[in-house]
Context: one part of a larger RNA
RNA sequence: UGACGGGGGCCCGCACAAGCGGUGGAGCAUGUGGUUUAAUUCGAUGCAACGCGAAGAACCUUACCAUCCCUUGACAUCCUGCGAACUUUCUAGAGAUAGAUUGGUGCCUUCGGGAACGCAGUGACAGGUGCUGCAUGGCUGUCGUCAGCUCGUGUCGUGAGAUGUUGGGUUAAGUCCCGCAACGAGCGCAACCCUUAUCAUUAGUUGCUACCAUUUAGUUGAGAACUCUAAUGAGACUGCCGGUGAUAAACCGGAGGAAGGCGGGGACGACGUCAAGUCAUCAUGGCCCUUAUGGGAUGGGCUACACACGUGCUACAAUGGGGGGUACAAAGAGCAGCCAACUGGCAACAGUGCGCGAAUCUCAAAAAACCUCUCGUAGUCCGGAUUGGAGUCUGCAACUCGACUCCAUGAAGUCGGAAUCGCUAGUAAUCGCAAAUCAGAAUGUUGCGGUGAAUACGUUCCCGGGCCUUGUACA
Repeated sequence: UGACGGGGGCCCGCACAAGCGGUGGAGCAUGUGGUUUAAUUCGAUGCAACGCGAAGAACCUUACCAUCCCUUGACAUCCUGCGAACUUUCUAGAGAUAGAUUGGUGCCUUCGGGAACGCAGUGACAGGUGCUGCAUGGCUGUCGUCAGCUCGUGUCGUGAGAUGUUGGGUUAAGUCCCGCAACGAGCGCAACCCUUAUCAUUAGUUGCUACCAUUUAGUUGAGAACUCUAAUGAGACUGCCGGUGAUAAACCGGAGGAAGGCGGGGACGACGUCAAGUCAUCAUGGCCCUUAUGGGAUGGGCUACACACGUGCUACAAUGGGGGGUACAAAGAGCAGCCAACUGGCAACAGUGCGCGAAUCUCAAAAAACCUCUCGUAGUCCGGAUUGGAGUCUGCAACUCGACUCCAUGAAGUCGGAAUCGCUAGUAAUCGCAAAUCAGAAUGUUGCGGUGAAUACGUUCCCGGGCCUUGUACA
């Protein structure tokens, strides 16, 4: 100087407390461990691995296994020879591949040949998701959006170092003020950026409709007011008033205001820590393989299942289930696409077919809510697992191993032990909608809006963190 203390002081955080809803019990989905297996590819492992890499494993993907094949190779450069390239059909085979066969003779040219491509050959080489993340770059997680981490000059100390950065206040903040052997500065904080909340100006189509007509319908004429869209501005700064304070910084209350003291949300992550994660995104040193640890193909596996754990979904019902009626979003996506209307089907869907590369058309029905009828506390008109049957769709192909529909079946489950998680406001809870990936395949993920709470006395205690101080046989 640090680190540590079941030392002390001050302070903060959904850390506790106060509340609300969960997990832990059930069924299922999904990930992991374990076990099994020819293989169940690999990685991630306290917080910070476990709906994680994977924004989507039937083939492909795919790296694994079995079998069948290739060896200058699926891919790159160079050399030699032949042939334009390309293409039709047949045979064998699981296919890779092998054999046979048809058409075709193009472009440039100094007429030697050349360019592109294919086949064969030769070796230089290719190739490796093989090992090492403890050789590395890059990227990322974490402490932590915590308020810290340092430097120059000066001063003090023999020196390691100290000072500044400590102290008194204050703040979300090393934020600001005052003081001070310090004076300044840098990286962080804040602001500058995006979004949301208000207004104005400009612009009115595909959007809007107050007035005047018109109509089933903003449908049409018309309008530029309103909504909205999207560009430019305004607006909030403790600016104003009162109080407290040290006359400071600031804090408390108030006015005006759409918004008030950081208005809400996002992006943004200092010096560093964990030899944290990643050689399987990529790049890369070294090592290793080179008729194989490389390459191609078919089938299988990654989907196994005495079990254990994590994360979720659905429930156990009446604030509910079922039938009927009826209302209100936002944000997105669409041409190998979204698909209106109509017809058929109980339905999944099929047929036919309008519009739309979209503020125009479509997906699209928002759902919870509201009105009404029914059920009457029951393993039920709760719950939907499982299984049987019949189908639909995607796709060469749904057996291993897809989703969906209909009929039948109707399991566990009556609110969950010890323990444990999230959340402080448009939040929790609850309700639907969309998108990426994607042929098909979400209870996951990422977004969007609808309805919309309770509680916070307080900081004694648990956990984590910051500053000062103290002890130490630790570095």
The part of an RNA shown here (small-subunit ribosomal RNA, 3' major domain) has 475 nucleotides and comes from an uncultured Gammaproteobacteria bacterium. RNAcentral holds the full RNA, with entries from Greengenes. Model confidence (mean pLDDT): 85 of 100.